[in-house]
Context: one part of a larger RNA
Molecule: large-subunit ribosomal RNA, domain VI
Organism: Neglectella solitaria
């Protein structure tokens, strides 16, 4: 921009993409077959491999400054206690949310349709024969459908429901949408989604969960280094849960027609 007024929501599916896999074992059955050795079709069942989609409840991984330990160095005058540097965590031990595979769940189901090679039935031309010439049946991991996803720019522009606007002329600006602002399990940017005081959207704060592991300063013991079942399951804390208007979502702006060429 189009879809012949403008919107919101929901749909049909032309068409497109994805998937489609394989192995082993058990029963049938040591049966059919075979002198034996060996050893089935068909049918039913069970385990798995790789691949794909999703998820983080459990067990793991990571979690770059969340906690602790620790070495050298520098600074805070010194002690004590700390900050910085040592990789773009100094090193080490742990680790929530999130993310994730090696973890977990699920998937490849169809006695559907038309067929290929091939196997048939009936059957002439050609008194026979012949699956073919008329007619007709079976038959693949392949084709079509079925399963999952997208999909009306499918210009062939589909369908349904609901909403908005009317009498003379310029104001106004409807339904609805956009911007702005606070954000997100959404995201490169756009987009999508939620919220904007009639408010829990983010931050802060409080409580809790969770992590680390018992802070500093005292006290006690020891001449001291240091230690302590002491104060103390402390102190500190990113993302989590609940609550709370303390801070910020203020103030606002714009598009969109008038009953449909």
């Nucleotide at each position: 921009c189009g879809c012949u007024a403008g919107a919101g929501c929901a749909u049909u599916g032309a068409g497109a993409g994805g998937a489609g896999u394989c192995u082993u074992c058990c029963a049938u059955a040591g049966u059919a077959c075979g002198a034996g050795a060996g050893g089935a079709c068909c049918u039913g069942g069970a385990a798995g491999a790789a691949c794909g989609c999703a998820c983080c409840g459990a067990g793991a991984g990571u979690c770059u400054a969340c906690c602790a330990g620790u070495u050298c160095u520098u600074c805070c005058a010194c002690c004590a206690g700390g900050g910085g540097g040592a990789u773009a965590c100094g090193c080490u031990g742990g680790g929530u949310a999130g993310c994730c595979a090696a973890g977990u769940g699920c998937g490849g189901a169809g006695u559907g349709g038309a067929u290929a090679a091939c196997c048939g039935c009936u059957g002439a031309a050609a008194g026979c024969a012949u699956c073919u010439a008329a007619g007709u049946g079976g038959g693949a991991a392949g084709c079509c459908c079925a399963c999952c996803u997208c999909a009306a720019g499918a210009u062939g522009a589909g369908u349904g429901c609901u909403c908005u606007c009317g009498a003379a002329g310029g104001u106004c600006g409807a339904a609805g949408g956009c911007c702005a602002c606070g954000g997100c399990a959404a995201g490169a940017c756009a987009a999508g989604c939620c919220g904007u005081u009639u408010g829990a959207u983010a931050g802060g704060u409080g409580c809790c969960a969770a992590g680390u592991g018992u802070a500093a300063g005292g006290c006690c013991a020891g001449c001291a280094a240091u230690g302590g079942u002491u104060u103390u399951c402390a102190g500190c804390u990113g993302a989590g849960g609940c609550a709370u208007a303390c801070u910020a979502a203020u103030a606002g702006g714009c598009c969109a027609a008038g009953a449909g060429a």